[in-house]
RNA sequence: CAGAGUAGGUAAAGAGCGUAAAGUGUCAAGAAAUGGGAAGUUGAUCUUGAACGAAAGUUUUUAUAACUGCGAUUCUUUAUUGCAUCCGCUG
Numbered sequence: 001c002a003g004a005g006u007a008g009g010u011a012a013a014g015a016g017c018g019u020a021a022a023g024u025g026u027c028a029a030g031a032a033a034u035g036g037g038a039a040g041u042u043g044a045u046c047u048u049g050a051a052c053g054a055a056a057g058u059u060u061u062u063a064u065a066a067c068u069g070c071g072a073u074u075c076u077u078u079a080u081u082g083c084a085u086c087c088g089c090u091g
Stems, first nucleotide, its partner, number of pairs: 001091003008081009017071003026050006036087003040083001056068004
C1' cells in the first nucleotide's frame, strides 16, 4: 500500500403463515448482541404499551378442505451490497 472478514439491505426461487388479522410499518420505554479482539455512534433484533390499518373470491356441507388472489407477511438458498476508531490476519 492492497485484500479478506459482521449485523443488516436489495432481487429471484422454493416452502410456509395470515386473510374468522396475526404479521409488516409508526411512536415511547427497557434489554442483550453487533467484521478476529476491545470498545462504540448508526442500523438491525427481542420484550411491553399506544395509535393506525387491509382483498377477498370460487367450488363445497356452516366449519373444514381445495384452488386463484391479496399482505409495504415468515424462513431457507443463490446473487449482489455491506462498520467509522485502535489492535490483529493475509499478500